[in-house]
C1' cells in the first nucleotide's frame, strides 16, 4: 500500500453510585416433539426410549458348458373295450441329489468396549492372501467307494437305521518333477551385526480333472481317436489386492479408588500359529507397573465430519463415509484363501411355538409389518430399466443392495393466495371519543387488466451405454480394438415439459404490543380470577390479567417446550484473579518436581528453514465454470486442513558435554548487638495463710445494698514464719526469632543475625507437590504443686423474669515434669525468592570520613525497625525502596448466597475433636469500597420559658363543655400524640338536622328541554287529619275582531334531576405541623470513573447562610431583614357631632349658646433612629461593649408576611370535581323523638375553699365596639327579672352605659363561717306557634362538696404574668365558651450540668417505610429434599470349593473300517468309545462395593400478619469478633489466650504544617 478477514449488548443486589459477582435475556442450529393453522412443487430426512418380544412375506443363490437319475400340465400323432394308452414334443425343464463357486461381501444394530477399539505416522529381516493379472512348466497311468434311487424297518413329527445298484471337476494310490521344499557341503552380496537376499552340488520328499466348440477319421450309433481352440485343473516364481500382528504420539471424569501384580516380569528349551510373543507349558531367577496417575469405579463404540464461536476453544458423531464391535443369552470348535460365521453347526440357559407327551422346532440390531413403553419416527409398495454384487462360456439367473413410488410441513429451497385505477357517498358496519369527529381505509363497493399454481382437455422426453446378432477395418489373423447395421429391454410413468381452455375464480394464519424489545387505547375483573424468560404485574380508573378495537413482527407457516454452543474475559492458552469483594498453607526444613549467573568449543533434542511423503472420498471455503426456468440439490476445478514421518540445511536462543571465571551461594579471620533456646543456682518487693504483741467495733463491699466476715477480738498496726506465683521502675511504633513467642540476676551449653576484611571454594542457587519438625491459650494422661486469680458451682442483689452484667466465696485449671492435641482475628487479614523505579524525616546495630581531649556535634556506607510522601497502581480505600509500582520464577489458594467447613467415607487422635470434602434443596441476589441522608442510652458547638430563678395554676371538691366508653330505635356525621378532646359548632327546644320511629309523594321540593293532549292553576274556603297531604267548592290570564298564537299550569312519555351515599390513598382549593426554625437550592467553574463534594466547610460575629476575614471558587434564586399596617415624640394642614385657653351670653348647674382653632382630640401629610456620634475591646475586619444626645438605642413594642419541602397530617359534611352506586328510593315532604341518656374514664374551663377577704353604705377613673323586624333615653310600676311608655338616634351628636378592682366609712373575727355556692322546693319574668323531654333570667326558701390538692403536669421574661371589669359576633330567646379592649399591676434569669425541641460540624452504622429502623435463636405448624438406623430386598464384583455340557488338545483305543502294503495270518492308516487337563452356565460358603424400601430418630430449607426473649448492627446500651471449655429454655453467658474488622477522652511517641 492492496487485497481478505473481523468481536455490539441488555435487565436485574442500592436513597443514589462506583465495583465484585451470580441469575435472565436477545443470536444461531436439532433426527426433534406440542398448540394453533394449512395452497403447490423440488430436494433431503424420518424408533434417539425397549440391543424388548415377534404373526405373514420376502432379503443368497447360481451353474446341465462337472455328474448320475429324471416328471407333469398343455401340444401333436397313432391305437382304443370310449374307461383310456402308447409314442414325439414339452425336455440343453422342473423338484431333488452328488460336485463346484458363493454364502467371510452387501444390508441392520450400537449392546459391549477406555482398549493398539479408533485417528495418524511408521515397523513386519516375525506374516498370510480364493478370485484377478504376468511369467515357467505340467495336466501320464491306474483303483475303490457313495448320495439320488430301489427294497425293508423306527416315529405323531422331526428325522433316522439297514439291504441293494450307480456317475463325476467328489475321493485314494503309482509315474513325472521346470520347480518347492527338508538335511548336508562349498559359496557371493547386502545389513539395523539379530539376520536378509541368494548360487553350485549330493539326497530324501511334493502335483493334477476334465468339460465344451470346430476340423478329419472311426462307429456296435450311444460313442471313441487324432487335431485344435477355449474354458478349467496342478506345481512353482512374481505382481495387485485384501488382511494379521508389532511400534510412538494423540484419544472422558473420579484420588471421598495409592498402591497393583504370581503367567505375574524375566530368561531358558518345548508346544502351538500364516506368523511374533508368557500365547501354553517346564525349569530357573525376582522381577515389572505406579503421584508425567499403575489398579479400581463411572461413564462412552472410535473417526472424516457436524453444531457454535471473531478466534482459541466447547459441545457432539443421526443421515453419509472409513475403522471396530455384535447377531436371543453365555461358551464352543468345524468348513474355509478368509469365520471362530446375522438369515451354518453343537453345548447349557431364558422365552417361545407344535406333540400322538415318547420327543421336535425357532431367533426381524435384513425390507416391509405387529404388540409393548414412549412426547415421538412412515407402505406389509414397484422394479431389477440403471448402478453394484454372486454364479454362469454365455443367454441368463437371483439380489428388500441398489433405482423409484407412497406417507409425515420434520428440515433447506422456490412459487401462489392476484396487479392498476378508484374518497364533490372517506358508505355501511366495527372501535374510540372532548359528541364534534377520528381510526380500520383505497381498505371494501365500482371500473378496467393478468393467468403462475390448482383444475380440465391435448402433446410429450432424456434417463439405453454395454451386452447380443450380421457385416467390414486394423491385428499378433476364430483373442482383442474400433466402425456400421438389425434384433430386443424403461420400475419411476403418459411423470418431468410444451400448448390450449376458463373465471379473481379454488388457496392466511400464528405469536406479540410495561421495560428488556418493534407495536396502545376502551371494556370488564378487583392481591380474586390469573400472567411471568429477569425485573416484576393484580388489593375500583390495570397500555402486565381477560376479551374487543386498532397496532407491530414473521408467514405456510407461527408459537412454546427440551438440547447444544455462543453471549460467558463466569475456567481466563488466546484471556481473570487472592489488603478489605471468593482466595496466601500458622512457621520452616526439605524430597521429586519447575526454573537458573558470566566466557568459550563442540552436539543438534527443543526452535528455526527449505524439500519429499502422508493427511481416503465425502464435507468446508472460494469461482465472470457447468447441469435441473431459479434457489436449495448435483458437476468440474483450485485451495484450506497434521503436535505426522523422512531427508537437508542454520545455530541466535533453550538444552546437552566439555573448558574457564566470579559478581549469586557459602567457607574463612577480626570485631558486634540481643527479653533467640535449654538447664541449673539466687534475690528483694507484693498478696495470702501461720504465731505473737498493741488496739477496739466494726471491716468489707457497692450506683445503692446485701451475702460475707468481727466482741471466740475481726479490719488497722508491729515483729517473727511458711508458701506458691510472677519480675515494678529501667520499658521505648526500642532489641531477638521462621512462626508461635521471648523480660529480676548470675553461670554453663547452644542456634542465628549484622559490620569489617577480601584468603578460599567455583554456581555449590531459587522455590518447593508429597514428606518432616515447630506450633498461643483452652483442653486430655501420669505423678507433683497450689499463694493468687478463676470456667462451673453456692449465695447476695439488680430486674417483669436474669440460667447474665456488679457483689461475696469458689472447684478443676492456671504453676513444674514427662506425654499426647494441632487448632486461632496463628493478622500486615499482604507466599517466598531475586532485580529495578524520587525523595523527607526519625529510630536500633556496625563501620568509615572530618574534628576533636574525647565517636560530642557533623558528613557517608552497610543492614533493621517507624511515619510522611512523587511516578506507578487500585473499585474506592489506600499501597507506595518493608509496594497493593515495573519484572522474572517456584508454590499455596479462588470460582453466587444458603445447604456446610456440614453429611457420608479415609487418615490422625485417649477424648473433646482435627483433616480432607460433596450433593439434594433453595434464593435472586449474597458481597467490597465510598456517597448523601437519617439515627445513636457518640463527641463538640450554639439557640429557644427547654432546664434553672421565678410568679401563678392543672391534677383534688362542685358546676360547665368537649371527648372515650356504654346505652338506645337513634344518641346524625367528622377531628384522636404534640399538631383530637370550650375543635367543625359565630350558639341542637321546632327549624337547624345530615340520624331513628311514624305517615305522604314519584318527571317529583327546586333546574332546563322536547314531543302529545288539556285546561286555567294557584292564592281562598270548607271537611278528615298530628302534620304533609287528600277530597270538595268558589274565583281568575296576555295579544288578535275572529281562528289561533304565546306564557303559565295539569296529565302522559322521553331526555334527565336529586343524593350530607362511599373513596382526602383518584384530585382541585384550603388549613394544620416542624417553624418566623435559618434553612433550601440553582447557573458556570473545579474536583471525583461516580453516586456527589466544592461554593453553603473553616476563624470570629449575629436574633438571623447577619456580616467580615479566609478559602477553587465566582455569581445568582427562594426564605433572613427592609419595604406594609399600628403604637409611642413632634411638626404641619383640617376643624363637626370631638375640643374650651382668651373674649362674650345664658344656668342652681352643664362647651347650654355666640364665637375662637390655642390645648386635648381626631385623620391626612411629614419629621425621626441610621451602630450616624464618641470611648474602649477586636486583626486599622464585621461586630461587641460603655456612653452622650434623644419621646425612642442597638430588630424600640405589636401585628401581617411562614422558604424547599415533612407527615399518602386534615377536610368528598363549605364549595369544586373524577370515578363507583341509589333512582316509587341511599331522593324529597311532615309529626314526634334523639344529637341534652349515664355505672364510670379522660382533657379545657368557671367559681371556690376565705380577712391582701365576705357583706352594707357613700364615692372616682376606661377604652373597644354596636344600633332600624335596630339601640331604645326620660317618666312611671315592681323587691326583682322585667313591664308601660315613647324622646332622640341611621349615629365622634341619641341610646346600649352605672365600668369593675380601687378608695373612704362600717360590720364580721378564723367558723365549713356574714367563706362556699352545688342541689332542691315555692313563686315568677321574657323570648317564642311551642319551653315536658329540653332555654335564659328574677325572688323567697334550701345551703352539698370544698379549710389549697398524690404521682405527675402547664403558662409566662413587662406594660408580661397575675387581677379587675366592658364591648362584639353567632342570635327570637340562649356563655363560665371564642374574639376583642381598656385598668390596676408585679417577681426573677446564677447560668447551660441535666430534661424536651432545634440548628452546623464531626464520627459510627448490618437503618434508606431511614430506631415507632433492622434483626438473632429455641419452640409451635405445615410441606419439601438430604443424613443415620434394627432390618429387608435387588445389580456388580472377589476368593475358595462343589459339580462339569458341548468342544479342542493330548493318552488308549478292547470292538470297528472300501482304497495302500502284505508272506493274506496281519500291518500302516482312520476311528466311535474310554481316560486326563481346561472349561460355560449351576450350586454352596465367604467377602467387597453399589441402589431401592424402612419403624424410629438428627439437623437443614421454605412458608403476609403464632409463642418467648433482645443477642448483634450506634459505646446496640456489658465493645464486637476468633479458638478453646464450661454451663444455660433460647438467643447466648462466663473463664483463658488472641485481634481490631472498637466508638469516647486523656496521655506518650512518630509525622505534617506554622
Nucleotide at each position: 500500500u492492496c487485497a481478505u478477514c473481523g468481536g455490539a449488548g441488555a435487565g436485574u443486589u442500592u436513597g443514589a453510585u462506583c465495583c465484585u459477582g451470580g441469575c435472565u435475556c436477545a443470536g444461531a442450529a436439532c433426527g426433534a416433539a406440542c398448540g394453533c393453522u394449512g395452497g403447490c412443487g423440488g430436494c433431503g430426512u424420518g424408533g434417539a426410549u425397549u440391543a424388548g418380544g415377534c404373526a405373514u412375506g420376502c432379503a443368497a443363490g447360481u451353474c446341465g458348458a462337472a455328474c448320475g437319475a429324471g416328471a407333469a400340465a398343455g401340444c401333436g400323432a397313432c391305437c382304443u373295450u370310449c374307461g383310456g394308452g402308447u409314442c414325439g414334443u414339452g425336455a440343453u425343464u422342473a423338484a431333488a441329489g452328488u460336485g463346484g463357486c458363493g454364502a467371510a461381501c452387501g444390508g441392520g444394530u450400537g449392546a459391549g468396549u477406555a482398549a493398539c477399539a479408533g485417528g495418524u505416522g511408521g515397523g513386519u529381516a516375525a506374516c498370510g492372501u480364493g478370485c484377478c493379472c504376468c511369467g515357467a512348466a505340467g495336466u501320464g497311468g491306474g483303483g475303490a467307494a457313495u448320495a439320488a434311487c430301489u427294497c425293508c424297518g423306527a416315529g405323531a413329527a422331526a428325522u433316522c437305521g439297514g439291504u441293494g445298484c450307480u456317475a463325476a471337476u467328489a475321493c485314494c494310490g503309482c509315474a513325472u518333477a521346470c520347480g518347492g521344499u527338508g538335511u548336508c557341503a562349498c559359496u557371493g552380496g547386502c545389513c539395523u551385526c539379530g539376520g536378509c537376499c541368494g548360487g553350485u552340488g549330493a539326497u530324501g520328499u511334493c502335483a493334477a480333472a476334465g468339460a465344451c466348440g470346430c476340423a478329419u477319421c472311426u462307429u456296435u450309433c450311444g460313442g471313441g481317436a487324432u487335431g485344435u481352440g477355449u474354458c478349467g485343473c496342478u506345481u512353482u516364481g512374481g505382481g495387485a489386492u485384501c488382511g494379521g500382528c508389532c511400534c510412538g504420539c494423540c484419544c472422558c471424569c473420579g484420588a471421598u479408588u495409592a498402591g497393583c501384580u504370581u503367567g505375574a516380569u524375566g530368561g531358558u528349551g518345548a508346544g502351538g500359529u500364516a506368523a511374533u510373543g508368557g500365547c501354553u507349558c517346564a525349569c530357573c531367577a525376582u522381577g515389572g507397573c505406579a503421584a508425567c496417575u499403575a489398579u479400581c469405579g463411572g461413564u462412552a463404540g472410535c473417526u472424516g465430519g457436524u453444531c457454535u464461536g471473531a478466534g482459541a476453544g466447547g459441545a457432539u458423531g443421526g443421515u453419509c463415509a472409513g475403522c471396530c464391535a455384535c447377531a436371543c443369552u453365555g461358551g464352543g470348535a468345524c468348513u474355509g484363501a478368509g469365520a471362530u460365521a446375522c438369515g451354518g453347526c453343537c453345548c447349557a440357559g431364558a422365552c417361545u411355538u407344535c406333540u400322538a407327551c415318547g420327543g421336535a422346532g425357532g431367533g426381524c440390531a435384513g425390507c416391509a409389518g405387529u404388540c409393548u413403553a414412549g412426547a415421538a419416527g412412515c407402505u406389509u409398495c414397484g422394479g431389477c430399466a440403471a448402478u453394484g454384487g454372486a454364479g454362469g462360456a454365455a443367454a441368463c439367473u437371483c439380489u428388500g443392495a441398489c433405482c423409484g413410488a407412497g406417507c409425515g410441513a420434520c428440515g433447506c429451497c422456490g412459487c401462489g393466495u392476484g396487479c392498476g385505477g378508484g374518497a364533490u357517498u372517506g358508505a355501511a358496519g366495527g372501535u374510540g371519543u372532548u359528541u364534534u369527529c377520528a381510526u380500520c381505509g383505497u381498505a371494501a363497493a365500482c371500473c378496467g387488466c393478468u393467468g403462475u399454481c390448482a383444475u380440465g382437455a391435448g402433446g410429450g422426453a432424456a434417463g439405453a451405454a454395454u451386452g447380443c446378432c450380421c457385416c467390414g477395418a486394423u491385428g499378433g489373423u476364430g483373442a482383442a480394438u474400433c466402425g456400421g447395421g438389425g434384433a430386443g429391454a424403461g420400475a419411476c410413468g403418459g411423470u418431468a415439459c410444451c400448448u390450449c381452455a376458463g373465471g379473481a375464480g379454488g388457496a392466511a394464519g400464528c405469536c406479540c404490543c410495561g421495560g428488556c424489545u418493534a407495536a396502545c387505547u376502551a371494556c370488564g375483573u378487583g392481591c380474586c380470577a390469573g400472567c411471568a424468560g429477569c425485573c416484576g404485574c393484580g388489593g375500583u380508573a390495570a397500555u402486565a390479567c381477560g376479551u374487543a378495537g386498532g397496532g407491530g413482527g414473521c408467514u405456510a407457516g407461527c408459537g412454546u417446550u427440551g438440547u447444544u454452543c455462543g453471549g460467558a474475559u463466569u475456567u481466563a492458552c488466546u484471556g481473570g484473579g487472592c489488603g478489605u469483594a471468593a482466595a496466601g498453607g500458622g512457621a520452616g526444613c526439605g524430597u521429586a518436581g519447575g526454573c537458573g549467573g558470566c566466557c568459550g568449543g563442540c552436539c543438534a533434542a527443543g526452535u528455526c528453514c527449505g524439500g519429499u511423503g502422508u493427511g481416503a472420498a465425502a464435507u468446508c471455503u472460494u469461482u465472470a465454470c457447468c447441469g435441473c426456468u431459479u434457489a436449495a440439490c448435483g458437476g468440474a476445478a483450485a485451495g484450506a486442513g497434521g503436535u505426522c514421518a523422512c531427508c537437508g540445511g542454520a545455530a541466535a536462543c533453550u538444552g546437552g558435554u566439555c573448558g574457564g571465571c566470579u559478581u549469586g551461594a557459602g567457607u574463612c579471620g577480626g570485631g558486634u548487638a540481643g527479653a533467640g533456646g535449654c538447664a541449673a543456682g539466687c534475690g528483694g518487693a507484693a498478696u495470702u495463710c501461720c504465731u505473737g504483741g498493741u488496739g477496739u467495733a466494726g471491716c468489707g463491699g457497692u450506683g445503692g445494698a446485701a451475702u460475707g466476715u468481727g466482741u471466740a477480738g475481726a479490719u488497722a498496726u508491729c515483729a517473727g514464719g511458711a508458701a506458691g506465683a510472677a519480675c515494678a521502675c529501667c520499658g521505648g511504633u526500642g532489641g531477638c526469632g521462621a512462626a508461635g513467642g521471648c523480660g529480676g540476676c548470675u553461670u554453663g551449653c547452644u542456634g542465628g543475625g549484622c559490620c569489617c576484611g577480601c584468603a578460599c571454594u567455583g554456581a555449590c542457587g531459587c522455590u518447593g507437590a508429597g514428606g518432616c519438625u515447630c506450633g498461643a491459650a483452652a483442653g486430655c494422661g501420669u505423678g507433683g504443686g497450689g499463694a493468687g486469680c478463676g470456667a462451673a458451682c453456692g449465695g447476695g442483689a439488680u430486674u417483669a423474669g436474669a440460667u447474665a452484667c456488679c457483689c461475696c466465696g469458689g472447684u478443676a485449671g492456671u504453676c513444674c515434669a514427662c506425654g499426647c492435641u494441632g487448632u486461632a482475628a496463628a493478622c500486615g487479614g499482604u507466599g517466598c525468592g531475586c532485580a529495578c523505579u524520587a525523595g523527607g524525616u526519625g529510630u536500633g546495630g556496625a563501620g568509615g570520613g572530618u574534628a576533636u581531649c574525647g565517636a560530642c556535634c557533623c558528613c557517608c556506607u552497610c543492614c533493621g525497625u517507624g511515619c510522611c510522601g512523587a511516578c506507578g497502581c487500585u473499585a474506592a480505600c489506600g499501597c507506595a525502596u518493608u509496594a497493593a509500582g515495573u519484572g522474572c520464577g517456584c508454590c499455596g489458594c479462588c470460582u453466587g448466597g444458603g445447604g456446610a467447613g456440614u453429611a457420608c467415607g479415609g487418615c490422625c487422635g485417649c477424648a473433646a475433636g482435627g483433616u480432607u470434602a460433596a450433593a439434594a434443596c433453595u434464593c435472586a441476589a449474597a458481597g467490597g469500597a465510598a456517597u448523601u441522608g437519617a439515627c445513636g442510652g457518640g463527641g463538640g458547638c450554639c439557640c429557644g420559658c427547654a432546664c434553672a430563678a421565678g410568679c401563678g395554676g392543672u391534677g383534688g371538691a362542685g358546676g360547665a363543655u368537649g371527648u372515650g366508653g356504654u346505652u338506645u330505635a337513634a344518641u346524625u356525621c367528622g377531628a384522636u400524640g404534640c399538631a383530637a378532646c370550650g375543635c367543625g359548632a359565630a350558639g341542637a327546644a321546632c327549624c337547624u338536622u345530615a340520624c331513628c320511629u311514624g305517615g305522604g309523594c314519584u318527571u317529583a321540593a327546586a333546574c332546563u328541554g322536547g314531543u302529545a293532549g288539556g285546561u286555567a292553576a294557584a292564592c281562598c274556603c270548607c271537611a278528615a287529619g298530628a302534620a304533609a297531604c287528600u277530597g270538595g267548592g268558589a274565583c281568575u290570564g296576555u295579544g288578535g275582531c275572529a281562528a289561533c298564537a304565546c306564557g303559565a299550569c295539569c296529565u302522559a312519555c322521553u331526555a334527565g334531576a336529586g343524593g350530607u351515599g362511599c373513596u382526602g390513598c383518584a384530585u382541585g382549593g384550603c388549613u394544620g405541623u416542624c417553624g418566623u426554625c435559618a434553612g433550601c437550592u440553582c447557573g458556570u467553574g473545579u474536583c471525583g470513573u461516580g453516586a456527589g463534594a466544592u461554593g453553603u466547610u473553616g476563624g470570629g460575629u449575629u436574633a438571623a447562610g447577619u456580616c467580615c476575614c479566609g478559602c477553587a471558587a465566582c455569581g445568582a434564586g427562594c426564605g433572613c431583614a427592609a419595604c406594609c399596617c399600628u403604637u409611642g415624640u413632634c411638626g404641619u394642614u383640617a376643624g363637626u357631632u370631638a375640643c374650651c385657653a382668651u373674649c362674650g351670653c345664658g344656668u342652681u348647674a352643664u362647651g347650654g349658646c355666640g364665637g375662637g382653632g390655642a390645648c386635648u382630640c381626631u385623620a391626612g401629610c411629614g419629621a425621626g433612629a441610621c451602630u450616624g456620634c464618641c470611648g474602649g475591646u477586636g486583626g486599622u475586619a464585621a461586630a461587641c461593649c460603655g456612653g452622650a444626645g434623644g419621646a425612642a438605642g442597638g430588630u424600640g413594642g405589636g401585628g401581617a408576611u411562614g422558604a424547599c419541602g415533612u407527615c399518602a397530617a386534615g377536610u368528598c359534611c363549605u364549595c369544586a370535581u373524577g370515578g363507583c352506586c341509589c333512582u316509587u328510593a341511599c331522593g324529597u315532604c311532615c309529626a314526634g323523638g334523639g344529637c341534652u341518656a349515664c355505672a364510670c374514664a379522660c382533657g379545657u374551663c368557671c367559681u371556690a375553699c376565705a380577712a391582701u377577704g365576705g357583706c352594707c353604705g357613700g364615692g372616682a377613673c376606661a377604652a373597644u365596639g354596636g344600633g332600624c323586624u335596630g339601640c331604645g333615653a326620660a317618666a312611671c310600676c315592681g323587691c326583682g327579672a322585667g313591664g308601660u311608655g315613647g324622646a332622640g338616634c341611621c349615629a365622634a351628636u341619641c341610646c346600649c352605659a352605672u365600668a369593675a378592682a380601687c378608695c373612704c366609712g362600717g360590720u364580721c373575727u378564723c367558723a365549713g363561717u356574714u367563706c362556699g355556692g352545688a342541689u332542691u322546693g315555692c313563686a315568677g319574668u321574657c323570648u317564642g306557634c311551642a319551653a315536658c323531654u329540653c332555654g335564659a333570667c328574677u325572688g323567697c326558701a334550701u345551703g352539698a362538696a370544698g379549710c389549697u390538692g398524690g404521682a405527675a403536669u402547664c403558662g409566662c421574661u413587662a406594660g408580661u404574668a397575675a387581677u379587675c371589669g366592658c364591648g362584639g359576633a353567632u342570635c327570637a330567646g340562649c356563655a363560665u365558651g371564642c374574639c376583642g379592649c381598656g385598668g390596676u399591676g408585679a417577681a426573677u434569669a446564677c447560668g447551660u450540668u441535666c430534661c424536651c425541641g432545634g440548628g452546623c460540624c464531626u464520627u459510627g452504622u448490618a437503618c434508606a417505610c431511614a430506631c415507632c429502623g433492622c434483626c438473632c435463636g429455641u419452640c409451635a405448624c405445615a410441606c419439601c429434599a438430604c443424613g443415620a438406623a434394627a432390618g429387608u430386598u435387588g445389580g456388580c464384583u472377589g476368593u475358595u470349593c462343589c459339580a462339569g455340557a458341548a468342544g479342542u488338545c493330548g493318552c488308549u483305543g478292547u470292538c470297528g473300517g472300501a482304497a495302500c502294503c502284505u508272506u493274506c495270518g496281519g500291518g500302516a492308516c482312520c476311528a466311535a468309545g474310554g481316560c486326563g487337563c481346561c472349561g460355560a452356565a449351576g450350586g454352596a460358603a465367604u467377602g467387597g462395593u453399589u441402589g431401592g424400601c424402612a419403624a424410629u430418630u438428627g439437623g437443614g430449607g421454605u412458608g403476609a400478619a403464632g409463642u418467648c426473649g433482645u443477642a448483634a448492627c450506634a459505646a446496640g446500651g456489658u465493645a464486637g469478633c476468633c479458638g478453646u471449655a464450661u454451663c444455660g429454655g433460647a438467643a447466648g453467658g462466663u473463664g483463658c489466650g488472641g485481634c481490631u474488622g472498637g466508638a469516647u477522652c486523656a496521655c506518650c511517641u512518630c509525622c505534617u504544617u506554622u
This is a predicted structure of a 1554-nucleotide RNA (small-subunit ribosomal RNA) from a Sumerlaeia bacterium. The coordinates come from a structure-prediction model, not an experiment, and the mean pLDDT is 83. The source organism's lineage runs through Bacteria, Bacteria candidate phyla, Candidatus Sumerlaeota and Candidatus Sumerlaeia. RNAcentral holds the sequence, with entries from ENA.